[in-house]
Context: one part of a larger RNA
RNA sequence: UUGAGCCUAAAGCGUCCGUAGCCGGACCCGUAAAUCCCUGGGUAAAUCCCACCGCUCAACGGUGAGAAUUCCGGGGAGACUGCGGGUCUUGGGACCGGGAGAGGCUGGAGGUACUCCCGGGGUAGCGGUGAAAUGCUGUAAUCCCGGGGGGACCACCUGUGGCGAAAGCGUCCAGCUUGAACGGCUCCGACGGUGAGGGACGAAGGCCAGGGGAGCGAACCGGAUUAGAUACCCGGGUAGUCCUGGCUGUAAACGCUGCCCGCUUGGUGUUGCCGGUCUUUCGGGGGCCGGCAGUGCCGGAGCGAAGGUGUUAAGCGGGCCGCUUGGGAAGUACGGCCGCAAGGCUGAAACUU
Repeated sequence: UUGAGCCUAAAGCGUCCGUAGCCGGACCCGUAAAUCCCUGGGUAAAUCCCACCGCUCAACGGUGAGAAUUCCGGGGAGACUGCGGGUCUUGGGACCGGGAGAGGCUGGAGGUACUCCCGGGGUAGCGGUGAAAUGCUGUAAUCCCGGGGGGACCACCUGUGGCGAAAGCGUCCAGCUUGAACGGCUCCGACGGUGAGGGACGAAGGCCAGGGGAGCGAACCGGAUUAGAUACCCGGGUAGUCCUGGCUGUAAACGCUGCCCGCUUGGUGUUGCCGGUCUUUCGGGGGCCGGCAGUGCCGGAGCGAAGGUGUUAAGCGGGCCGCUUGGGAAGUACGGCCGCAAGGCUGAAACUU
RNA backbone atom coordinates (compact mmCIF):
# COMPACT_ATOMS: atom_id res chain seq x y z
C1' U A 1 0.00 0.00 0.00
C1' U A 2 -4.34 4.77 -5.54
C1' G A 3 1.66 6.90 -1.62
C1' A A 4 6.86 7.84 -1.14
C1' G A 5 11.41 5.96 -2.42
C1' C A 6 16.37 2.77 -3.73
C1' C A 7 25.21 6.73 -4.18
C1' U A 8 25.96 7.37 1.71
C1' A A 9 19.43 6.84 5.90
C1' A A 10 15.65 0.41 4.42
C1' A A 11 16.11 -0.60 -0.87
C1' G A 12 19.64 -1.95 -8.05
C1' C A 13 19.41 -9.07 -8.93
C1' G A 14 27.35 -10.33 -9.43
C1' U A 15 26.96 -10.16 -14.99
C1' C A 16 24.96 -11.26 -19.63
C1' C A 17 21.51 -13.95 -23.11
C1' G A 18 16.57 -14.61 -23.68
C1' U A 19 10.56 -16.90 -23.25
C1' A A 20 5.80 -14.82 -21.96
C1' G A 21 4.20 -10.03 -20.91
C1' C A 22 4.61 -4.66 -21.21
C1' C A 23 6.34 -0.60 -24.44
C1' G A 24 7.43 0.84 -29.56
C1' G A 25 10.13 5.34 -35.68
C1' A A 26 8.11 8.42 -40.38
C1' C A 27 4.15 8.80 -44.34
C1' C A 28 -0.51 7.17 -46.92
C1' C A 29 -5.16 4.27 -47.37
C1' G A 30 -8.82 1.28 -45.06
C1' U A 31 -11.41 -0.56 -40.63
C1' A A 32 -13.91 1.02 -36.18
C1' A A 33 -12.06 -3.30 -31.44
C1' A A 34 -10.90 0.73 -27.93
C1' U A 35 -12.25 6.12 -27.32
C1' C A 36 -15.77 10.31 -27.66
C1' C A 37 -20.80 12.45 -28.83
C1' C A 38 -26.30 11.93 -29.60
C1' U A 39 -30.41 8.72 -28.71
C1' G A 40 -33.84 4.37 -26.90
C1' G A 41 -34.04 0.70 -23.01
C1' G A 42 -32.29 -0.92 -18.40
C1' U A 43 -29.83 0.48 -13.89
C1' A A 44 -35.44 -2.73 -7.18
C1' A A 45 -36.00 -0.12 -2.63
C1' A A 46 -33.28 2.43 0.94
C1' U A 47 -28.98 5.95 0.87
C1' C A 48 -27.22 11.05 -1.64
C1' C A 49 -28.67 16.17 -4.08
C1' C A 50 -32.90 19.68 -5.06
C1' A A 51 -38.08 21.52 -4.46
C1' C A 52 -42.53 21.31 -1.70
C1' C A 53 -45.13 19.27 2.44
C1' G A 54 -46.09 16.79 7.81
C1' C A 55 -44.76 16.36 13.27
C1' U A 56 -44.58 23.89 17.51
C1' C A 57 -38.48 23.72 15.11
C1' A A 58 -34.85 20.22 14.05
C1' A A 59 -33.49 15.33 13.89
C1' C A 60 -37.08 12.21 11.59
C1' G A 61 -40.84 11.31 7.93
C1' G A 62 -43.88 11.96 3.15
C1' U A 63 -44.49 13.34 -2.20
C1' G A 64 -42.18 14.71 -6.65
C1' A A 65 -37.96 15.50 -9.59
C1' G A 66 -32.74 14.43 -10.23
C1' A A 67 -27.67 12.64 -9.69
C1' A A 68 -24.01 8.77 -9.62
C1' U A 69 -22.35 3.72 -11.63
C1' U A 70 -22.09 -0.30 -14.87
C1' C A 71 -24.82 -2.95 -18.97
C1' C A 72 -27.70 -3.75 -23.89
C1' G A 73 -29.49 -1.72 -28.77
C1' G A 74 -29.41 2.22 -32.73
C1' G A 75 -27.04 6.53 -35.15
C1' G A 76 -22.54 9.46 -35.77
C1' A A 77 -17.11 11.16 -35.31
C1' G A 78 -12.49 10.05 -36.78
C1' A A 79 -7.34 12.95 -34.16
C1' C A 80 -4.75 9.37 -30.82
C1' U A 81 -4.20 3.69 -29.52
C1' G A 82 -5.35 -1.12 -31.82
C1' C A 83 -6.09 -4.18 -36.35
C1' G A 84 -5.39 -4.93 -41.98
C1' G A 85 -2.78 -3.20 -46.46
C1' G A 86 1.06 -0.20 -48.92
C1' U A 87 5.53 2.90 -48.84
C1' C A 88 10.12 4.95 -46.40
C1' U A 89 15.11 5.29 -43.75
C1' U A 90 16.50 8.35 -39.25
C1' G A 91 16.21 3.11 -34.86
C1' G A 92 18.38 -1.73 -35.54
C1' G A 93 21.07 -5.24 -38.53
C1' A A 94 24.33 -6.83 -42.64
C1' C A 95 28.57 -5.83 -45.82
C1' C A 96 33.30 -3.44 -47.27
C1' G A 97 38.14 -0.72 -45.71
C1' G A 98 42.55 0.39 -42.95
C1' G A 99 43.91 0.62 -37.90
C1' A A 100 43.88 -0.23 -31.82
C1' G A 101 43.81 -3.63 -27.65
C1' A A 102 47.09 -7.69 -20.72
C1' G A 103 39.60 -9.89 -24.79
C1' G A 104 39.39 -15.69 -24.95
C1' C A 105 41.52 -20.76 -26.14
C1' U A 106 45.68 -23.97 -27.71
C1' G A 107 50.79 -24.96 -28.69
C1' G A 108 55.91 -23.58 -28.59
C1' A A 109 60.09 -20.50 -26.84
C1' G A 110 62.52 -17.42 -23.02
C1' G A 111 63.99 -14.52 -18.43
C1' U A 112 65.43 -13.12 -13.29
C1' A A 113 64.94 -14.81 -8.53
C1' C A 114 64.21 -19.03 -5.28
C1' U A 115 65.13 -24.03 -3.76
C1' C A 116 67.52 -28.85 -4.01
C1' C A 117 71.65 -31.91 -5.77
C1' C A 118 76.88 -32.59 -7.62
C1' G A 119 82.02 -30.70 -8.07
C1' G A 120 85.72 -26.94 -6.59
C1' G A 121 87.42 -22.89 -3.12
C1' G A 122 87.18 -21.57 2.00
C1' U A 123 86.55 -21.63 7.96
C1' A A 124 83.59 -20.57 12.61
C1' G A 125 79.96 -19.28 12.68
C1' C A 126 75.15 -18.48 10.22
C1' G A 127 70.26 -17.05 10.88
C1' G A 128 66.81 -14.09 13.38
C1' U A 129 64.97 -9.73 16.60
C1' G A 130 63.14 -4.07 19.80
C1' A A 131 66.39 -7.43 22.40
C1' A A 132 66.59 -12.62 22.26
C1' A A 133 65.75 -17.68 21.87
C1' U A 134 64.02 -21.96 19.35
C1' G A 135 66.55 -23.35 14.54
C1' C A 136 70.93 -24.53 11.04
C1' U A 137 76.33 -25.73 11.34
C1' G A 138 82.69 -29.61 12.40
C1' U A 139 78.97 -35.91 8.60
C1' A A 140 81.98 -28.46 7.08
C1' A A 141 77.02 -24.60 7.24
C1' U A 142 76.66 -19.23 5.95
C1' C A 143 79.83 -17.10 1.74
C1' C A 144 82.35 -17.37 -3.50
C1' C A 145 82.90 -20.10 -8.46
C1' G A 146 81.17 -23.89 -12.08
C1' G A 147 77.50 -27.57 -13.57
C1' G A 148 72.66 -29.99 -13.28
C1' G A 149 67.35 -30.71 -11.72
C1' G A 150 62.53 -28.61 -10.14
C1' G A 151 58.16 -25.77 -9.48
C1' A A 152 55.94 -21.12 -9.38
C1' C A 153 56.03 -16.28 -11.34
C1' C A 154 56.54 -12.68 -15.45
C1' A A 155 60.49 -6.83 -12.63
C1' C A 156 61.57 -2.45 -15.82
C1' C A 157 58.03 -0.96 -20.02
C1' U A 158 53.19 0.36 -16.51
C1' G A 159 50.23 5.23 -17.53
C1' U A 160 43.49 8.95 -12.96
C1' G A 161 46.75 3.68 -20.34
C1' G A 162 44.04 -0.49 -22.98
C1' C A 163 40.50 -4.80 -23.49
C1' G A 164 36.23 -7.59 -21.60
C1' A A 165 29.00 -8.32 -20.01
C1' A A 166 30.74 -9.03 -15.27
C1' A A 167 34.11 -12.19 -12.75
C1' G A 168 38.63 -10.69 -14.80
C1' C A 169 43.05 -10.13 -18.37
C1' G A 170 50.22 -8.22 -18.19
C1' U A 171 57.42 -12.06 -20.87
C1' C A 172 57.91 -13.37 -26.34
C1' C A 173 56.19 -16.01 -30.92
C1' A A 174 52.61 -18.77 -33.82
C1' G A 175 47.67 -20.80 -34.86
C1' C A 176 42.32 -20.60 -33.97
C1' U A 177 38.57 -17.20 -32.24
C1' U A 178 34.81 -13.12 -29.70
C1' G A 179 33.56 -8.12 -29.33
C1' A A 180 33.99 -2.78 -29.85
C1' A A 181 35.52 2.14 -32.15
C1' C A 182 36.39 4.90 -36.71
C1' G A 183 35.52 5.56 -42.02
C1' G A 184 32.13 4.26 -46.49
C1' C A 185 26.67 5.33 -46.73
C1' U A 186 26.51 -0.31 -50.69
C1' C A 187 22.30 -3.66 -48.99
C1' C A 188 17.83 -5.28 -45.65
C1' G A 189 13.58 -2.26 -44.18
C1' A A 190 11.13 -1.32 -37.63
C1' C A 191 13.51 -6.78 -38.15
C1' G A 192 13.48 -2.68 -31.99
C1' G A 193 13.71 -1.79 -26.09
C1' U A 194 13.12 -4.21 -21.49
C1' G A 195 12.60 -8.77 -19.55
C1' A A 196 8.53 -12.34 -14.67
C1' G A 197 9.89 -17.52 -15.15
C1' G A 198 14.31 -19.93 -17.61
C1' G A 199 19.49 -20.52 -19.32
C1' A A 200 24.79 -19.42 -19.46
C1' C A 201 29.14 -17.23 -17.27
C1' G A 202 30.85 -16.17 -12.51
C1' A A 203 37.23 -13.84 -7.74
C1' A A 204 38.98 -16.16 -3.52
C1' G A 205 37.91 -20.21 -0.60
C1' G A 206 35.86 -25.15 -0.20
C1' C A 207 34.77 -30.38 -2.23
C1' C A 208 35.72 -35.16 -5.54
C1' A A 209 39.38 -37.99 -8.76
C1' G A 210 44.30 -38.02 -10.78
C1' G A 211 49.00 -35.49 -11.19
C1' G A 212 52.56 -31.82 -9.25
C1' G A 213 54.85 -29.44 -5.06
C1' A A 214 60.25 -24.56 -5.50
C1' G A 215 58.46 -20.45 -2.64
C1' C A 216 54.54 -18.98 0.43
C1' G A 217 51.55 -20.96 4.02
C1' A A 218 45.34 -21.83 7.44
C1' A A 219 45.68 -26.02 10.95
C1' C A 220 49.57 -27.82 13.89
C1' C A 221 54.63 -27.89 16.74
C1' G A 222 58.33 -25.11 18.90
C1' G A 223 60.88 -20.03 20.60
C1' A A 224 59.79 -15.31 22.54
C1' U A 225 56.40 -11.35 24.56
C1' U A 226 52.84 -11.17 28.53
C1' A A 227 49.41 -11.31 34.54
C1' G A 228 47.81 -14.81 30.72
C1' A A 229 48.99 -14.82 24.84
C1' U A 230 44.87 -20.68 22.13
C1' A A 231 47.56 -13.64 18.97
C1' C A 232 50.65 -9.73 17.00
C1' C A 233 57.22 -11.01 16.40
C1' C A 234 60.74 -15.42 15.34
C1' G A 235 62.08 -20.87 13.68
C1' G A 236 59.57 -24.97 11.38
C1' G A 237 55.22 -26.80 8.77
C1' U A 238 50.31 -30.09 6.55
C1' A A 239 46.15 -29.01 3.57
C1' G A 240 46.07 -25.35 0.00
C1' U A 241 48.21 -22.22 -3.54
C1' C A 242 49.91 -24.91 -9.59
C1' C A 243 47.95 -28.54 -13.78
C1' U A 244 43.74 -31.85 -15.95
C1' G A 245 38.54 -33.23 -15.49
C1' G A 246 34.07 -32.40 -12.52
C1' C A 247 31.16 -29.92 -8.39
C1' U A 248 30.07 -25.65 -5.27
C1' G A 249 27.69 -20.33 -6.96
C1' U A 250 29.24 -16.95 -2.85
C1' A A 251 31.90 -11.48 -1.95
C1' A A 252 32.69 -4.38 0.56
C1' A A 253 30.85 -9.62 -6.91
C1' C A 254 31.41 -1.46 -5.24
C1' G A 255 30.74 3.59 -9.20
C1' C A 256 27.75 0.67 -2.39
C1' U A 257 24.63 4.36 -8.59
C1' G A 258 19.71 -1.73 -13.24
C1' C A 259 19.22 -1.64 -18.76
C1' C A 260 17.72 1.28 -23.23
C1' C A 261 16.38 6.08 -25.81
C1' G A 262 15.93 11.47 -26.32
C1' C A 263 16.99 16.50 -24.51
C1' U A 264 20.04 20.21 -21.47
C1' U A 265 26.12 26.04 -20.63
C1' G A 266 31.49 24.96 -20.46
C1' G A 267 37.05 24.29 -19.50
C1' U A 268 41.27 20.97 -19.48
C1' G A 269 44.12 16.15 -19.94
C1' U A 270 44.49 11.34 -22.13
C1' U A 271 43.47 6.63 -25.56
C1' G A 272 41.72 4.83 -30.54
C1' C A 273 40.05 6.00 -35.51
C1' C A 274 39.11 9.83 -39.29
C1' G A 275 39.71 14.75 -41.72
C1' G A 276 42.30 19.60 -42.50
C1' U A 277 46.82 22.41 -42.27
C1' C A 278 52.11 23.31 -41.35
C1' U A 279 56.62 20.73 -41.02
C1' U A 280 59.79 16.49 -42.03
C1' U A 281 66.65 13.54 -41.34
C1' C A 282 60.10 10.87 -45.35
C1' G A 283 59.00 6.29 -41.35
C1' G A 284 52.57 3.84 -39.32
C1' G A 285 57.40 10.65 -37.91
C1' G A 286 56.27 15.57 -35.38
C1' G A 287 53.23 20.35 -34.23
C1' C A 288 48.41 22.76 -34.38
C1' C A 289 43.00 22.69 -35.41
C1' G A 290 38.38 19.99 -36.06
C1' G A 291 34.87 15.40 -35.96
C1' C A 292 33.35 10.65 -33.72
C1' A A 293 33.98 7.00 -29.83
C1' G A 294 36.13 5.82 -24.97
C1' U A 295 38.40 7.18 -20.26
C1' G A 296 39.83 10.97 -16.17
C1' C A 297 39.91 15.82 -13.65
C1' C A 298 37.54 20.76 -12.73
C1' G A 299 33.14 23.15 -12.83
C1' G A 300 27.73 26.08 -14.52
C1' A A 301 22.49 25.79 -14.32
C1' G A 302 19.62 22.30 -12.22
C1' C A 303 19.14 18.57 -8.53
C1' G A 304 20.20 17.06 -3.43
C1' A A 305 19.11 16.80 3.80
C1' A A 306 23.99 17.63 3.12
C1' G A 307 28.47 15.34 1.50
C1' G A 308 28.22 15.95 -3.32
C1' U A 309 26.55 15.15 -8.46
C1' G A 310 26.94 17.87 -12.79
C1' U A 311 26.49 15.60 -21.40
C1' U A 312 30.19 8.92 -18.23
C1' A A 313 23.93 13.06 -14.04
C1' A A 314 22.46 11.88 -8.73
C1' G A 315 19.56 17.45 -14.24
C1' C A 316 14.77 17.28 -17.63
C1' G A 317 11.45 13.44 -19.86
C1' G A 318 9.92 8.31 -21.84
C1' G A 319 9.89 2.53 -21.77
C1' C A 320 10.67 -2.07 -19.06
C1' C A 321 12.55 -4.99 -14.94
C1' G A 322 14.35 -5.71 -9.80
C1' C A 323 14.00 -4.05 -4.83
C1' U A 324 12.47 -1.11 0.12
C1' U A 325 8.30 -0.08 3.94
C1' G A 326 11.31 0.89 12.12
C1' G A 327 15.44 -1.92 15.18
C1' G A 328 16.35 -6.83 17.22
C1' A A 329 14.93 -11.89 17.01
C1' A A 330 17.28 -13.37 11.55
C1' G A 331 19.29 -14.10 6.54
C1' U A 332 17.56 -17.70 11.86
C1' A A 333 13.29 -21.65 12.10
C1' C A 334 9.95 -24.60 9.24
C1' G A 335 8.77 -26.33 4.34
C1' G A 336 10.38 -26.67 -0.68
C1' C A 337 14.25 -26.76 -4.56
C1' C A 338 19.61 -27.40 -5.45
C1' G A 339 24.49 -29.64 -3.57
C1' C A 340 29.00 -35.38 -2.45
C1' A A 341 29.56 -32.33 1.73
C1' A A 342 30.37 -27.56 3.42
C1' G A 343 26.36 -25.10 2.39
C1' G A 344 23.32 -22.10 -1.30
C1' C A 345 18.41 -20.05 -2.98
C1' U A 346 13.52 -18.97 -1.28
C1' G A 347 12.33 -17.05 3.68
C1' A A 348 8.70 -16.18 8.45
C1' A A 349 6.55 -15.80 13.47
C1' A A 350 6.15 -15.65 18.74
C1' C A 351 8.56 -12.41 21.76
C1' U A 352 11.09 -7.79 22.54
C1' U A 353 12.03 -2.59 21.81